This is a predicted structure of an 84-nucleotide RNA (transfer RNA) from an uncultured Clostridia bacterium.
Its Rfam family is "tRNA". From the family's description: Transfer RNA (tRNA) molecules are approximately 80 nucleotides in length.
Its mean pLDDT, the model's own confidence on a scale to 100, is 81.
The sequence was found in a public genome assembly.
[in-house]
């Protein structure tokens, strides 16, 4: 330099002939039970803004394409692999 192949909350990993993003699992917080834990249940658990009840907004950036993109299709970067 050139080909491949991966990128999704704090962490692993789901969701693929485009259709409700974060399903499960572990962490973290709150609560229940405990004389106190632990184990067990029950709840939250990406970001912003709001007392909140919602609202916006998020799949490495950046663009396209569609009525709709995590998924197609170009570029960029970072990781890997393979070649020279």
């Nucleotide at each position: 330099g050139c080909u491949c192949g991966u990128g999704u909350g704090g962490c692993g990993g789901a969701a693929u002939a485009g259709g409700c993003a974060g399903a499960c699992g572990c962490a973290a917080c709150g609560g229940a039970c405990u004389u106190a834990a632990a184990a067990u249940c029950c709840g939250u658990c990406g970001g912003u803004a709001g007392c909140g009840a919602u609202a916006c907004u998020g799949u490495a950036c950046c663009g396209g394409u569609u009525c709709a993109a995590g998924u197609c299709c170009g570029g960029u970067c970072a990781c890997g692999a393979g070649c020279a």